Record summary: Predicted 3D model of a 74-nucleotide RNA (transfer RNA) from a Clostridia bacterium. The organism belongs to Clostridia, within Bacteria. It matches the Rfam family "tRNA". The coordinates come from a structure-prediction model, not an experiment, and the mean pLDDT is 82. The sequence was found in a public genome assembly.

[in-house]
RNA sequence: GCGCCGUUAGCUCAGCUGGAUAGAGUAACUGGCUACGAACCAGUAGGUCAGGGGUUCGAAUCCCUUACGGCGUG
Numbered sequence: 001g002c003g004c005c006g007u008u009a010g011c012u013c014a015g016c017u018g019g020a021u022a023g024a025g026u027a028a029c030u031g032g033c034u035a036c037g038a039a040c041c042a043g044u045a046g047g048u049c050a051g052g053g054g055u056u057c058g059a060a061u062c063c064c065u066u067a068c069g070g071c072g073u074g
Stems, first nucleotide, its partner, number of pairs: 001073007010026004019057001028044005050066005
């Protein structure tokens, strides 16, 4: 340089044949439980879906481009 894959909550990841208010686990916080903690139970908050542009009535999802990371290859 070229090819492929990945980027979604603090962290690990689902969701990608375009359509409901974008989800789970964990962590954090609040409450319950407990003599007090842990564990367990209930709840709350947390997201420019990597950036930009395009297509569409509608984009996390399709197309182009940029950035970063990984793998392969000369």